[in-house]
Large-subunit ribosomal RNA, domain IV from a Minisyncoccales bacterium, 337 nucleotides, folded computationally.
The full RNA is in RNAcentral, with records from ENA.
Context: one part of a larger RNA
RNA sequence: AUCUCCUGAAGGAACUCGGCAAAAAAGCAGACGUAACUUCGGAAUAUGUCUUGCCCCCGCUUUGCGGGGGCCGCAGCUAAAGUCUCUCAAGCGACUGUUUAUCAAAAACACAACUCCCUGCUAAACUCGUAAGAGGAUGUAUAGGGGGUGAGGCCUGACCAGUGCUGGAAUGUUAACGAUGCCGGUCUAUGCCGCAAGGUAUAGGCUGAGCGUCCGAAGCACCAGUAAACGUCGGCGAUAACCAUAAUCGUCCAAAGGUAGCGUAAUCCCUUGCCGUGUAAGUUACGGCCCGCAUGAAAGGCUUCACGACUUGAGAACUGUCUCCAGGAGUAGCACG
Numbered sequence: 001a002u003c004u005c006c007u008g009a010a011g012g013a014a015c016u017c018g019g020c021a022a023a024a025a026a027g028c029a030g031a032c033g034u035a036a037c038u039u040c041g042g043a044a045u046a047u048g049u050c051u052u053g054c055c056c057c058c059g060c061u062u063u064g065c066g067g068g069g070g071c072c073g074c075a076g077c078u079a080a081a082g083u084c085u086c087u088c089a090a091g092c093g094a095c096u097g098u099u100u101a102u103c104a105a106a107a108a109c110a111c112a113a114c115u116c117c118c119u120g121c122u123a124a125a126c127u128c129g130u131a132a133g134a135g136g137a138u139g140u141a142u143a144g145g146g147g148g149u150g151a152g153g154c155c156u157g158a159c160c161a162g163u164g165c166u167g168g169a170a171u172g173u174u175a176a177c178g179a180u181g182c183c184g185g186u187c188u189a190u191g192c193c194g195c196a197a198g199g200u201a202u203a204g205g206c207u208g209a210g211c212g213u214c215c216g217a218a219g220c221a222c223c224a225g226u227a228a229a230c231g232u233c234g235g236c237g238a239u240a241a242c243c244a245u246a247a248u249c250g251u252c253c254a255a256a257g258g259u260a261g262c263g264u265a266a267u268c269c270c271u272u273g274c275c276g277u278g279u280a281a282g283u284u285a286c287g288g289c290c291c292g293c294a295u296g297a298a299a300g301g302c303u304u305c306a307c308g309a310c311u312u313g314a315g316a317a318c319u320g321u322c323u324c325c326a327g328g329a330g331u332a333g334c335a336c337g
Stems, first nucleotide, its partner, number of pairs: 003330006010323002014321001019318001029051004037042001039151001053071008072076001085316007092308002097109002113149007126135003152303004157233003162230002164226005171221003178214005183208011234252005261295001262292001273289005
């Protein structure tokens, strides 16, 4: 060199992905005062301004408070510190909380709240267990279990054709069992043919991954319902007295053709879209615009006070982050003497 610190002219974020790090300001003392917005609780210690020592006098509601005057210094809250930087704007998530022990603390999870489904209790639904049994629960639909959304406000559109679920029972299809018929194997008995070997017939016993017929439940087919169930939510052509655009018309398809909102978005490929604000200069930011490659309504839509070691943009203050490095203290390695 390194590491840990201290100081710095002029400038003051020009550094950098980014004010990372550092610095500064402020310091839960007293007095005054405090905006937008708001769910009226907050926001809020908002932001901001002033004071603070000692001596004398006076007043009062007298261990103190208030008023007046004076003294000194550049400086009068402070022993120790567990010690708010602030402002403007946007995104996401309402919030406190939880999480990848050991690279992620978040916009992820949870949450109160909303909604759907199941469950009527001698053995609820559901879960564990082969079972006995246990939890649920010494609970009983204002209860319990499961799924989804995720405070609040305004809302939550169309489609049941497909898949699922629920209900229905007329008809069709349909397993085993049962009934019945046929065919085969083998054994016994008897009859007939045959010298014999054997053949054939009848009856009975056992038997076959044997073959038909009848009967035959759920299911499926079928008929309905259901989307805060899984999901889905068009194309082409033409049209207004400048041009442009198309309220409008025609046609095809479909179960229905995306409604209210929002929109170049944590979603936009083209794209650094176009216009504006901010800067001398702005791929970011904010406000508008909208034929949205490929937004959209509980995989919720839009909005929202408060909150956030979240993300983004801008500003004040402040600084060795930088222009551009320099000096110093400690520590410590190597080399040389």